[in-house]
RNA sequence: CACUUAUCCAGAAAGGCGGAGGGACUUGGCCCUGCGAUGCCUUAGCAACCAAUCUUGUUUAACGACAGGAUAAAGGUGCUAAUUCCGGCCCCGGUUAUAAUUAUAAUCGAGGGAAGAUAAGUU
Numbered sequence: 001c002a003c004u005u006a007u008c009c010a011g012a013a014a015g016g017c018g019g020a021g022g023g024a025c026u027u028g029g030c031c032c033u034g035c036g037a038u039g040c041c042u043u044a045g046c047a048a049c050c051a052a053u054c055u056u057g058u059u060u061a062a063c064g065a066c067a068g069g070a071u072a073a074a075g076g077u078g079c080u081a082a083u084u085c086c087g088g089c090c091c092c093g094g095u096u097a098u099a100a101u102u103a104u105a106a107u108c109g110a111g112g113g114a115a116g117a118u119a120a121g122u123u
Stems, first nucleotide, its partner, number of pairs: 002122007013043005021032003026088004044080003049076002052071008084115001089112002092109008
């Protein structure tokens, strides 16, 4: 780098460095930002993916496998503005307008997808 699986409306900030844009990419919004953002470092915290202990169910002759639940946070990661900040593509429904019975456009709502992030695994 690629592939597979799972999750993504919850949660959690102070200090130092630094000095201009940033919120992944493109685009449209909307936000953050000289009251110093984004980023980097330190400390603190959040969460519970892996790993740990206990436990329930199914299955197995058994070992085990699969699906859950509980506990703690010393290990490996991750995270600590806004739902992954929101939309773009597809589908369904509501409203309005235009043409006239089904379309187009705008807007609102629900669902799915794509892309992305993180973890675990495989090559």